Small-subunit ribosomal RNA, 5' domain from an uncultured bacterium, 521 nucleotides, folded computationally. RNAcentral holds the full RNA, with entries from ENA. Its Rfam family is "Bacterial small subunit ribosomal RNA".
Context: one part of a larger RNA
RNA sequence: GGAUGAACGCUGGCGGCGUGCUUAACACAUGCAAGUCGAACGAAGCACUCUAUUUGAUUUUCUUCGGAAAUGAAGAUUUUGUGACUGAGUGGCGGACGGGUGAGUAACGCGUGGGUAACCUGCCUCAUACAGGGGGAUAACAGUUGGAAACGACUGCUAAUACCGCAUAAGCGCACAGUAUUGCAUGAUACAGUGUGAAAAACUCCGGUGGUAUGAGAUGGACCCGCGUCUGAUUAGCUGGUUGGCAGGGUAACGGCCUACCAAGGCAACGAUCAGUAGCCGGUCUGAGAGGAUGAACGGCCACAUUGGAACUGAGACACGGUCCAAACUCCUACGGGAGGCAGCAGUGGGGAAUAUUGCACAAUGGGGGAAACCCUGAUGCAGCAACGCCGCGUGAGUGAAGAAGUAUUUCGGUAUGUAAAGCUCUAUCAGCAGGGAAGAUAAUGACGGUACCUGAGGAGGAAGCCCCGGCUAACUACGUGCCAGCAGCCGCGGUAAUACGUAGGGGGCAAGCGUUGUCC
Numbered sequence: 001g002g003a004u005g006a007a008c009g010c011u012g013g014c015g016g017c018g019u020g021c022u023u024a025a026c027a028c029a030u031g032c033a034a035g036u037c038g039a040a041c042g043a044a045g046c047a048c049u050c051u052a053u054u055u056g057a058u059u060u061u062c063u064u065c066g067g068a069a070a071u072g073a074a075g076a077u078u079u080u081g082u083g084a085c086u087g088a089g090u091g092g093c094g095g096a097c098g099g100g101u102g103a104g105u106a107a108c109g110c111g112u113g114g115g116u117a118a119c120c121u122g123c124c125u126c127a128u129a130c131a132g133g134g135g136g137a138u139a140a141c142a143g144u145u146g147g148a149a150a151c152g153a154c155u156g157c158u159a160a161u162a163c164c165g166c167a168u169a170a171g172c173g174c175a176c177a178g179u180a181u182u183g184c185a186u187g188a189u190a191c192a193g194u195g196u197g198a199a200a201a202a203c204u205c206c207g208g209u210g211g212u213a214u215g216a217g218a219u220g221g222a223c224c225c226g227c228g229u230c231u232g233a234u235u236a237g238c239u240g241g242u243u244g245g246c247a248g249g250g251u252a253a254c255g256g257c258c259u260a261c262c263a264a265g266g267c268a269a270c271g272a273u274c275a276g277u278a279g280c281c282g283g284u285c286u287g288a289g290a291g292g293a294u295g296a297a298c299g300g301c302c303a304c305a306u307u308g309g310a311a312c313u314g315a316g317a318c319a320c321g322g323u324c325c326a327a328a329c330u331c332c333u334a335c336g337g338g339a340g341g342c343a344g345c346a347g348u349g350g351g352g353a354a355u356a357u358u359g360c361a362c363a364a365u366g367g368g369g370g371a372a373a374c375c376c377u378g379a380u381g382c383a384g385c386a387a388c389g390c391c392g393c394g395u396g397a398g399u400g401a402a403g404a405a406g407u408a409u410u411u412c413g414g415u416a417u418g419u420a421a422a423g424c425u426c427u428a429u430c431a432g433c434a435g436g437g438a439a440g441a442u443a444a445u446g447a448c449g450g451u452a453c454c455u456g457a458g459g460a461g462g463a464a465g466c467c468c469c470g471g472c473u474a475a476c477u478a479c480g481u482g483c484c485a486g487c488a489g490c491c492g493c494g495g496u497a498a499u500a501c502g503u504a505g506g507g508g509g510c511a512a513g514c515g516u517u518g519u520c521c
Stems, first nucleotide, its partner, number of pairs: 001521004006517005013393006019386002021351001026349003030346003035093003040090002044086002046083003052077004059070004100304003109229008119221002124217007132166001134164002141156006172197005178191005202209002230276003237267003242264004247259003279301004283294004306327005329340004357383001359382003365379001366377004396426004406417004430462001433456004440448001465510005470491003476505005486493002
C1' cells in the first nucleotide's frame, strides 16, 4: 500500500447493487416450512334433483248443505341421480428433492484423469409383445370395552388401480450341454436345443389417461484404480480378519464385506503407527511473477440432523420436520404411563467486541401432486433493519474589496481568516409537495407498488464531518502546563518561551465518512 462476513470511537443527506451469529453442532416459548389426487375405492354428511307412500293447507266444481270429486303447497319416510361441496379412512405418487450446518473426517473424503468383461436406475423418451378368468380379506362404519391421556382391544359388515392363487409367455431369469465370432484377462457377444420359473388394473367427460413384460436411450447414482492433498521423530516400530489362498454366505455389484479352514504374511526412514489441527474444490485476497494466505457470500462434492446404535419401507434412505432401542435434557400426568427435538424461516434466552423482521406474495422462476381446474411450496420473488461493503450523486453556481464585522496574532504600523461572508444575479440534482404512471405477463393473473420513471409549482432553503500538522510524512503560531498533567507506530517529546502535552486561530489530508484495533499478503 492492498484486502476484510469485521468490531470500536466521533460523525451521518440520498440512491443502486450486494452482504449480515466468524462465538455455544448451546437450550429453545409461539407460528409457519410437504403435501396432493373423488378421473383408484367404499361409507358418511351437506345441498339440489327424481320416483313412490303418508299427512294434507289452499283453491275450484257439484250439492239433497250432511258431504262428494278434483287440485295438490309444506313436512316426514323411501328411491334415482348430480356436485370445482366437506372432513376422516383404504389406495397411489411425493415426504431420499428443495432448505440448513461444518460437529466429525488427513480419508479414494475432495480435486484431476481413467476403469466396471463387477453394477443399479422411479418418473421421462423410443420399440416390441400382452392384459384371460377367479378368490379371500381389511380399514372406514356399527356395537361392546380398557385408559387421566397418548393410544388401544374384541365382535360384526364392506370396496378398490390394496392383497393372493390359476391361465398365457413373443421376450426374460435359472440349470445343462453346443456352434461361430472376438477380447489384455477373469471372459464377452450372437445363434439354436432341453427342462424349469415369474406378469398385468382399471378409470373415463369416450378425446384419452393408466397397467404388465422385455430391450434401448436419457438422467441420477454405486464401486475400483493412478497422481495430488497440513504440522510434529521431544511419536520408530505398527498390525490378528491382520496379509494371502480355498469354500460358502451376503450385496445391485467386486471384495476379509462376513464365516469356517489353510498358509504366515502385510505396512514402515520415499516417515508406517501415534498425536495435533482441518470439511475439500471452483474460487477469493495479495504479489511484476514465482509464491504466500484463505475457503464468508455464489457454484460442485462430502458429512451431519439432541448423543449413540439399528433396521423397516422404497427405484432411491439406514431417512432434519419417518420408525425402534438406549442415554442426557425439557414438558404433561389421575403416578399406572406418555410427549418432544429450529445445524428450515422468523423469533427468544445464553455466550460474545459483534451480526437483522415472530413482514408480504405464490405475480414471476422452479419443485411436489393432479387429466385439468387447482392445491401446497419461510425454495424463490420482494419488502423491512444495519454506512457492513462497493459504486454513483448532493450539500449550490456566477459575481462580489468598503479587503466589512468578529476571531487569532502583532514589532501596534499591520498581517491572517478572505471572494470567504453579506449584497446582487441565477439554477433545481437529491429530499419534500401535486399530477400522471409502467415493463416485468402469452388470453387472464402483479406480492413488489401508486414502486421505477415522467411532468409541474415552489424555494438556497432540509443535507459535513473526521483525523493530522517534531522527523519518517503533506501541513505553524499563540496561550496554559512545567519530567506534572499527558503524548507515542519507531526515533522520542514534557524539568518556565514545548511547531511533539491541553486549548484556540490557522493549515494539510480524506470525505458521508474519518480514525483506531484485529487478521492476511
Model confidence (mean pLDDT): 83 of 100.